RNA sequence: GCGCGGACGCCGCCGAGUCGCCCAUCCGGGCGAGCCGGGGACCCACCGCAGUACUGGGGUGAAUCCUGCUCCGGACACCAGUCCGGCGCGGGUAGGGCACUCUUCCCGCCCGAAUCCGUCAGCUAACUCGGUAGGCGGCCGACGGAAGAAAC
Numbered sequence: 001g002c003g004c005g006g007a008c009g010c011c012g013c014c015g016a017g018u019c020g021c022c023c024a025u026c027c028g029g030g031c032g033a034g035c036c037g038g039g040g041a042c043c044c045a046c047c048g049c050a051g052u053a054c055u056g057g058g059g060u061g062a063a064u065c066c067u068g069c070u071c072c073g074g075a076c077a078c079c080a081g082u083c084c085g086g087c088g089c090g091g092g093u094a095g096g097g098c099a100c101u102c103u104u105c106c107c108g109c110c111c112g113a114a115u116c117c118g119u120c121a122g123c124u125a126a127c128u129c130g131g132u133a134g135g136c137g138g139c140c141g142a143c144g145g146a147a148g149a150a151a152c
Stems, first nucleotide, its partner, number of pairs: 010138005018033006034132006044122001056120001057117004065092005071086006095111004101149006107141001
């Protein structure tokens, strides 16, 4: 000097997930403000009637749908197999993000999880019930390209 890794601090990113005060000073707890979400009328929306068969339905979140393979379970099978469900591993995809003052388009990259209610929810004033977790970066789109707006 270069590369890799860790701790603390600082500066930022995704996200509603921030700010202040008090208690506890290990985990945490309470209150207030802000922010986000669920339930819940009129109006509106949906809805011709009856029957059979099949299937529960909904919420948070960008995270939905289609498909290939291995394995497991089940059903039907005249032994070849077909179908359904599930764990795992892939491919694509609705959708979301990429440090910009903001918006749109293009190119490129990344994500495309998880979980709750419990047979019940269209919208929704009053009212009411909850949440305010986490995960990352500091050459990584950190001046990538173009157009427009705003500001000066």